[in-house]
RNA sequence: GGUUCAUCCAGAGGACCUCGAGGGACCUGGCCCUGUGACGGUCCGGCAACCUGCACCAGCACCAUCGCAAGGUGCCGACGCCAGGAACGAUGAGGA
Repeated sequence: GGUUCAUCCAGAGGACCUCGAGGGACCUGGCCCUGUGACGGUCCGGCAACCUGCACCAGCACCAUCGCAAGGUGCCGACGCCAGGAACGAUGAGGA
């Protein structure tokens, strides 16, 4: 990279940079952020969806609700920003 499954209205920001003009994935239309420095990068901090560990529960079915940790990975403006579109994208787990 391709493939299968799941999730995408929960949650979580400060500092610095000799980063410097656009950014919010793509198209159209909106809306928003942005020289009071966005986007990006680095450091520190944080979050807890998935995997994992622990705790709890457990005859079966259904409904509702759901703890702690932070090792793997991920994430930390706005619902994937919104609407429409596209055999769209992102993240995790699995299998070849």
This is a predicted structure of a 96-nucleotide RNA (SAM riboswitch aptamer (S box leader)) from Streptomyces sp. SID5785. The prediction has a mean pLDDT of 78. The model forms 96% of the base pairs in the Rfam consensus. The sequence is in RNAcentral, with records from Rfam. It matches the Rfam family "SAM riboswitch aptamer (S box leader)". Gene Ontology term of the family: regulation of gene expression.